[in-house]
RNA sequence: CGGGGAGUAGUAUACCGGCAGUACGUACGCUUCGGGUGCGUGAAGACCGGGUUCGAUUCCCGGCUCCCCGA
Numbered sequence: 001c002g003g004g005g006a007g008u009a010g011u012a013u014a015c016c017g018g019c020a021g022u023a024c025g026u027a028c029g030c031u032u033c034g035g036g037u038g039c040g041u042g043a044a045g046a047c048c049g050g051g052u053u054c055g056a057u058u059c060c061c062g063g064c065u066c067c068c069c070g071a
Stems, first nucleotide, its partner, number of pairs: 001070007010024004018054001026042005047063005
């Protein structure tokens, strides 16, 4: 420098035009003499900026970061 792929809660990972789930973690409560385990409830997220669309995490363009291949 060229080509390809990936960015989603704190972490990992689904969904891929119509309200974003799951697990772990976390907060509070119950349980315990206490801790752990278990149970219940809650908070927390679409990399950034534009475009298309009635509607975008999803499609298009540009940017940024990471990974792979080639030179």
Molecule: transfer RNA
Organism: Parcubacteria group bacterium